[in-house]
RNA sequence: GGCUGCGUAGCUCAGUUGGUUAGAGCACAGCAUUCAUAAUGCUGGGGUCGUUGGUUCAAGUCCAACCGCAGCUACCA
Numbered sequence: 001g002g003c004u005g006c007g008u009a010g011c012u013c014a015g016u017u018g019g020u021u022a023g024a025g026c027a028c029a030g031c032a033u034u035c036a037u038a039a040u041g042c043u044g045g046g047g048u049c050g051u052u053g054g055u056u057c058a059a060g061u062c063c064a065a066c067c068g069c070a071g072c073u074a075c076c077a
Stems, first nucleotide, its partner, number of pairs: 001073007010026004019057001028044005050066005
């Protein structure tokens, strides 16, 4: 340099054939429970869906470029 895959909440990950409001577990905060803690239950906060642009009535989802990460491969030495 080329090819492939990935990028969604603090972490690990879902998200059908584009479709109405973007989700789960853990973590975090509050409350309940307890003598107290753990555990458990309830409630809540937290997202420019990597960036920019495009297609579309409508994009996390499709297309292009770029950025980052991982793997494979080629060249040089």